Model confidence (mean pLDDT): 89 of 100. The part of an RNA shown here (small-subunit ribosomal RNA, 5' domain) has 487 nucleotides and comes from an uncultured Acidobacteriota bacterium. The RNAcentral record of the full RNA draws on ENA. Rfam family: Bacterial small subunit ribosomal RNA.
[in-house]
Context: one part of a larger RNA
């Protein structure tokens, strides 16, 4: 030269689109981030208002609401970090006659009849408190049988197992439920290749390597156990050590190739750290549950709580990284029949020249050329048409009016924005690094091997184009130079 998630120094007008803890996968005050369904079930307030009555209270209404229970569905998606892994983790291409799928399509075949409980609520008892137990009532799409089984599961065959629930609606239906196939889309497992260093790591291995037979699991398998055999891997590098998530990309290069893994997508893995199973269609489960552990807190010392690698935001590490913002109006998700709720996902604001684009910071005329500054051989010369002065324009900006698309009827957080007009006025708006050579750019004073510059060569020791200032010039421009890392 390009190029950066970059800092840093100096400056700094405006817009659009991006991107903003690379360090402590340190440690976290508060808030918010998963609910939702009364058309599954039982029960079921109170304030207030209204109206009786002297009053005490009662009735009505709020209201079958609110608050909580059982139940169903979600909560395994969305969201975040890369700590850990050199591994079937990841990339392509395969294999699954070795498998599983809730929602959701699409056919098919049912949906009869009984029970038993138990929260929640009453009554009680412990406990500071989390929170615990007795005792009594009840229901349900919650739980258990039976019946019946076209598909289904076991078995060679005979045979044998094995289902459901109901709610809404005058009603017609319409959501459900059950058992069977298929499909769609997701998952699991395997298995070819393919991508880091080290040899100053050379010999690793006992569930190791196969086999039989069980056990697990939707599923194969030493995944586990019992025996049985000695296998199994290695210089085409086993093992061990170091060091990393992996891809699509991305950067640079004329390509080969070489670096990189922020954003954005796929996929994996974590979720205070280690382990553990529960539910479930899937989890060994971020904002579920248990042990252990280290931190923190609250305690009446007996015991308890708690997990921002969500969104914001604080503390501390650092050269360095943002508001404890708006809204569900748009996609997009979960419940719900259906109003609708719920969403820190998302859409949007903020804050940063962090980074790419674009725009302005005026324009034409104007003097043998004011002033002020520099230079001087003292004549001049330079800054320079630059100022001033003149005529003019109105972008960005400020100011006044109007006003979106995004939503095909309503519903718009952004945002009174964007954008349109309309008057007014050059009014608010340039700096940065540089001028020995490589390299475009020179002169003058100071200083005098001192201060100092330096990416290399090398500058300065009394006329320094290389130091410092100033005038000049030259380069880029809301940038400009350093640094730091890649090619």
């Nucleotide at each position: 030269g390009a190029a950066u998630c970059a800092a840093c120094g100096c400056u700094g007008g405006c817009g659009g689109c991006g991107c903003g803890c690379u360090u402590a996968a340190c440690a976290c005050a508060u808030g918010c981030a998963a609910g939702u369904c009364g058309c599954a079930c039982g029960a079921g307030a109170a304030a207030g208002u209204g109206g009786a009555g002297c009053a005490a209270u009662c009735c009505a209404u709020g209201a079958g609401u609110a608050c909580a229970g059982u139940g169903g569905c979600g909560u395994a998606c969305g969201g975040g970090u890369g700590a850990g892994u050199a591994a079937c983790a990841c990339g392509u291409g395969g294999a699954u006659c070795a498998u599983c799928u809730a929602c959701c399509c699409u056919u098919u075949a049912g949906u009869g009849g009984g029970g038993a409980a138990u929260a929640a609520c009453c009554c009680u008892g412990g406990g500071a408190a989390a929170c615990c137990g007795g005792g009594g009532c009840u229901a349900a799409u919650a739980c258990c049988g039976c019946a019946u089984a076209a598909g289904c599961c076991u078995g060679g065959a005979a045979a044998g197992g094995g289902a459901a629930a109901g709610c809404a609606g005058c009603a017609a239906u319409g959501c459900g439920c059950u058992g069977a196939a298929g499909g769609a889309g997701g998952a699991g497992u395997c298995c070819g290749c393919g991508g880091c260093c080290g040899a100053u790591u050379a010999g690793c291995u006992a569930g190791u390597u196969g086999g039989u037979a069980g056990g697990g699991u939707a599923a194969u398998g030493g995944c586990c156990u019992a025996c049985c055999a000695a296998g199994g891997c290695a210089a085409u590098g086993a093992u061990c050590g170091g060091u990393a998530g992996c891809c699509g990309g991305c950067c640079u290069g004329a390509g080969a190739g070489g670096g990189c893994a922020c954003a954005c997508g796929g996929c994996c893995a974590c979720a205070c750290u280690g382990g553990c199973a529960c539910u479930g269609a899937a989890a060994c489960a971020c904002g579920g549950g248990c042990c252990a552990g280290a931190c923190u807190c609250c305690u009446a010392c007996g015991g308890g709580a708690g997990g921002c690698a969500g969104c914001a935001g604080u503390g501390g590490g650092g050269a360095a990284u943002c508001u404890u913002g708006c809204a569900c109006a748009a996609u997009g998700g979960g419940g719900g029949a259906a109003a609708c709720c719920c969403u820190g996902a998302u859409g949007c604001a903020g804050c940063g020249a962090c980074g790419c684009c674009g725009c302005g910071u005026g324009a034409g005329c104007g003097a043998u050329g004011a002033a002020g500054c520099c230079c001087u051989u003292c004549g001049g010369g330079g800054u320079g048409u630059a100022a001033a002065g003149c005529u003019c324009u109105u972008u960005c900006g400020g100011c006044a009016g109007g006003a979106a698309c995004g939503a095909u009827a309503a519903u718009g957080a952004c945002g009174g924005u964007a954008c349109c007009u309309g008057a007014a006025g050059a009014g608010g708006a340039a700096g940065c690094u540089g001028c020995g050579g490589c390299u475009a750019a020179c002169u003058a004073c100071g200083u005098g091997c001192c201060a100092g510059c330096a990416g290399c060569c090398g500058c300065g020791g009394u006329a320094a184009u290389a130091c410092g200032u100033a005038g000049g010039c030259a380069g880029c421009a809301a940038g400009c130079g350093u640094u730091g890392u890649u090619c």